Transfer RNA from candidate division WWE3 bacterium UBA1379, 73 nucleotides, folded computationally. Rfam family: tRNA. Rfam classes the family as a transfer RNA. It was read from a public genome assembly. Its mean pLDDT, the model's own confidence on a scale to 100, is 82.
[in-house]
This record gives sequence, structure tokens and C1' cells, in this order.
RNA sequence: CGGGGUGUGGCGCAGUUGAUAGCGCGCCGCUAUGGGGUAGCGGAGGUCGCAGGUUUAAGUCCUGUCACCCCGA
Repeated sequence: CGGGGUGUGGCGCAGUUGAUAGCGCGCCGCUAUGGGGUAGCGGAGGUCGCAGGUUUAAGUCCUGUCACCCCGA
């Protein structure tokens, strides 16, 4: 320098067919227990790496860019 992949709550991931951003773990509260563990119920927390564009509507499509990984030179 060229090509490819990944980037989504604290962590691990799904969402790729454009139409309410979800799951598990964790965290907070309540209930059960003498307490813990555990179980059940409820809740908080992310605008999707960043910046633009297309569209009525973008995590999803397009362009640029950043970080990391792989391949090649």
C1' cells in the first nucleotide's frame, strides 16, 4: 500500500428480508428463607465505532473515516 472480516447496554451475542433495538449473564428493588444460596416477579441501563448520504422510515443500503484481527505485496 491492496483485499477481506469484526465494531450493538457493564460483559458475551442476536437482529443482515429497511418498519417498536432484543436475548443470556451481571446490576437494583420486591416476595419466598432465620440468613445465604436458589427461585419467581418487577425495574434501570445502549440510539448500534465516528461523520455524511439515500429513503416516509436505516443497526440493516451507499460513501468516507477510526480501532482491532486475518491474507497478500